[in-house]
RNA sequence: AUUACAAACUGGGUUAUCGCCUUUGUUCUCAGGGGAGGAAAGUCCGGACAGCAGAGGGCAGCGCACCACCUAACGGGUGGGGUUCCGGUAAAACGGAAUACAGAGAGUGCCACAGAAAAUAACCGCCUUUUAUUAGGUAAGGGUGAAAAUGUAGGGUAAAAGCCUACGCUGUAUAUUGGCAACAAUAAACAGGGGUAAACCUUGCGCGCUGAAAUGCCAAAUAGGCGAACGUUUGAGAACGGCUCGUUCAAGUUCGUGGGUUGGCAGAUAGAGGUGUCGUGCGAGCGACAUCCCAGAUAAAUGAUAACGGCCUCGGGAUCAUACGAGGCUACAGAAUCCGGCUUAUAGGUUUGUAGUUGUU
RNA sequence: CGGGAAGUAGCGCAGCCCGGUAGCGCACUUGGAUGGGGUUCAAGGGGUCGCAAGUUCGAAUCUUGUCUUCCCGA
Numbered sequence: 001a002u003u004a005c006a007a008a009c010u011g012g013g014u015u016a017u018c019g020c021c022u023u024u025g026u027u028c029u030c031a032g033g034g035g036a037g038g039a040a041a042g043u044c045c046g047g048a049c050a051g052c053a054g055a056g057g058g059c060a061g062c063g064c065a066c067c068a069c070c071u072a073a074c075g076g077g078u079g080g081g082g083u084u085c086c087g088g089u090a091a092a093a094c095g096g097a098a099u100a101c102a103g104a105g106a107g108u109g110c111c112a113c114a115g116a117a118a119a120u121a122a123c124c125g126c127c128u129u130u131u132a133u134u135a136g137g138u139a140a141g142g143g144u145g146a147a148a149a150u151g152u153a154g155g156g157u158a159a160a161a162g163c164c165u166a167c168g169c170u171g172u173a174u175a176u177u178g179g180c181a182a183c184a185a186u187a188a189a190c191a192g193g194g195g196u197a198a199a200c201c202u203u204g205c206g207c208g209c210u211g212a213a214a215u216g217c218c219a220a221a222u223a224g225g226c227g228a229a230c231g232u233u234u235g236a237g238a239a240c241g242g243c244u245c246g247u248u249c250a251a252g253u254u255c256g257u258g259g260g261u262u263g264g265c266a267g268a269u270a271g272a273g274g275u276g277u278c279g280u281g282c283g284a285g286c287g288a289c290a291u292c293c294c295a296g297a298u299a300a301a302u303g304a305u306a307a308c309g310g311c312c313u314c315g316g317g318a319u320c321a322u323a324c325g326a327g328g329c330u331a332c333a334g335a336a337u338c339c340g341g342c343u344u345a346u347a348g349g350u351u352u353g354u355a356g357u358u359g360u361u
Numbered sequence: 362c363g364g365g366a367a368g369u370a371g372c373g374c375a376g377c378c379c380g381g382u383a384g385c386g387c388a389c390u391u392g393g394a395u396g397g398g399g400u401u402c403a404a405g406g407g408g409u410c411g412c413a414a415g416u417u418c419g420a421a422u423c424u425u426g427u428c429u430u431c432c433c434g435a
Stems, first nucleotide, its partner, number of pairs: 001357010013308006020035006037332001041343002044341005049211004061207005066080005081101001082099006102202002107200002109196003123142002125138004150168006169192004174187005215266004225257006237249004273292008310329006362434007371387004381418001389405006411427005
C1' cells in the first nucleotide's frame, strides 16, 4: 500500500416548481407551519395507560439465579469477583476474550458402545490357602472408556491399601485481616466413594388476569313487511254498498320468518421529550440552567422534476496534481397507543483491531 | 394488533416427551418369475434432520437466537 473479517460511528446537502397527509390564520380562496428510522422490523423482555378481579396468607403455574450499583421497571445496562480459554513468562506478574455463574453431602432417574465393574467395583495380575481356577485378601500394575475412587516420598504388609506419617491438591465449616458485598489471603481442624439439574427436582426471590379489536362517549339501528295464534266493537277508522243491517280488514299482544346497523369523537401524540452548556460519579447514570415543540394517518401521506454543490467510478493526454468529459448516488428497510431495552438486517464512506499478500528500506 | 403449530430421502409421514442404530409407505435402480406388459418376489441406492450458536463424552431429540410456511382470533 492492498485484500478479507470483526467492532464502532455515519446513513447524499441546499434552493425552486408541482403534488400528497396534517395543521393554523384569513375566509371561500389564498398565505403560513410541520411531515419516517437507526433499526420505524422481529414482537423477545420490561413498564406507562385502561378495564376486570382482589382482606390477608398458602398451593399450583410461569420466570429468574455470583456481588454491588443504575433504572419507573426489566431476563436490560455499568463496575467488580470467581471460572474457562488464548497470548505472555523459566515460573509468576501482566494483557485480551468468553461466561444460563444457586444446590450433585435432600431424594429419584440416567450414563449407549467398549469394559470385570459406570458407583455400596476383582477380568488379568499379586498374595495367602486348598486334593481342586476350593475359599479368601488386595485398588500398587495392565487394559476399556468421555469419565475408573486424592498426587509424591517414606513407613507398613503374606501381598496391598489414607492403613499410618510428611509435603501437596480439592472441599467443608471456624477464626483473624482486607473489602459495602461477591470474594481474597493467612492460621489451625475435619473430610476426600465420579459425572449429569439447557433430567425430574430442592432452595431463595419475583409475578393477580386481560390487552388499544383495552376503555369512555355520541350518532345510527332493533323500522316497515309476511305468516300463525289470541283478542275486539259502546263509539269512532278503511273496503264492499245509495242508505241501514251485515261481512272483511285494521288498530293491540305473543311467537316465528325476514330485514337493518357495523359510522364518528376521545384514548392518540408535551413526553421516564429533544438539543446545548455546566456540575457530579471509575461508569451505567444523576442534577441544575438555557432553549426548542418535532408525523399523527385509519387502508393508511411522507413523492417527482430541475439547478448548484458534495462523494464515488471510468476515460484520454508518458507519470503525478489540478482542471476537463462521461456515468452513478445503488444498502437494510418503512411509523399506526406511547416509552426503555434486547435481537436481527444493512450498499457506500470514516476510524480502530486482527489475519494474509505485495513492494521498499 | 394479538395468539398458536409445523419444517426429517423426490412425495406423504414416524422417531423428539425420557439424548447414543435415522426408519416406514409410494416413487427410483438392478435381477428373477411371464412369449411381452401389468402384477409379484429378491436385492440395492438416495438424508446439510430449515439455518446458526450453546449445554453434554455424545444433539434430529435439550436450550437460545434466527428464517420460511400454515392456522386461529372483533